Molecule: THF (Tetrahydrofolate) riboswitch aptamer
Organism: Caproiciproducens sp. NJN-50
């Protein structure tokens, strides 16, 4: 000098546990607003995530005397498995040369 590689937040999915709803909240969709994160360092988007608001749409119940049980929900949180993974730019790190 050149080539190759590692590693994050996070995301998807499966599964386990504990909940919530089933008197429909939540999830998903749309809109404008606010905030946050993005590998060891710096920068960072029209991408990602979150919050609250508004709008449209919208559901699976069954059994039981009851407690509750079994289901159902693009349901919440946590653990585990698998896969993907810095938009991008510069520097750094590891190996070879």
């Nucleotide at each position: 000098u050149g080539c190759a590689g590692a590693g994050u937040a996070g995301g998807a999915u499966u599964u386990u546990g504990c909940g919530c709803g089933u008197u429909a909240a939540g999830u998903g969709c749309c809109g404008a607003c606010c905030g946050g994160a993005c590998a060891g360092g710096g920068a960072g988007u029209u991408g990602c995530c979150g919050g609250a608001c508004g709008g449209a749409c919208g559901a699976a119940a069954a059994g039981g005397a009851a407690a509750c049980u079994u289901g159902c929900g693009a349901u919440g949180c946590a653990g585990a498995g698998u896969c993907c993974g810095c938009a991008u730019c510069c520097c750094g790190c590891u190996g070879c040369u």